[in-house]
The RNA shown here (transfer RNA) has 74 nucleotides and comes from a Planctomycetota bacterium.
Rfam family: tRNA. By type it is a transfer RNA. Rfam describes the family as follows. Transfer RNA (tRNA) molecules are approximately 80 nucleotides in length. Rfam links the family to the GO term triplet codon-amino acid adaptor activity.
Model confidence (mean pLDDT): 81 of 100.
NCBI's taxonomy places the organism under Bacteria, Pseudomonadati, Planctomycetota.
RNA sequence: GGGCGAUUAGCUCAGUUGGUUAGAGCACUAGCUCGACAAGCUAGGGGUCACAAGUUCGAGUCUUGUAUCGCCCA
Numbered sequence: 001g002g003g004c005g006a007u008u009a010g011c012u013c014a015g016u017u018g019g020u021u022a023g024a025g026c027a028c029u030a031g032c033u034c035g036a037c038a039a040g041c042u043a044g045g046g047g048u049c050a051c052a053a054g055u056u057c058g059a060g061u062c063u064u065g066u067a068u069c070g071c072c073c074a
Stems, first nucleotide, its partner, number of pairs: 001073007010026004019057001028044005050066005
């Protein structure tokens, strides 16, 4: 330098044919429980869907560019 893939909550990841308010587990906070801790139960907080532009009535999802990471080729 070229090719391919990935980027969604603090972490690991889903998200179907573009369609109403974006989800799970773990973690975190509060309460209950316990002599205490852990575990358990209940409730809650947490999102610029990497960034920018475009297409569309409507974009996490489609198109283009940029950035970062990984793999392969040279």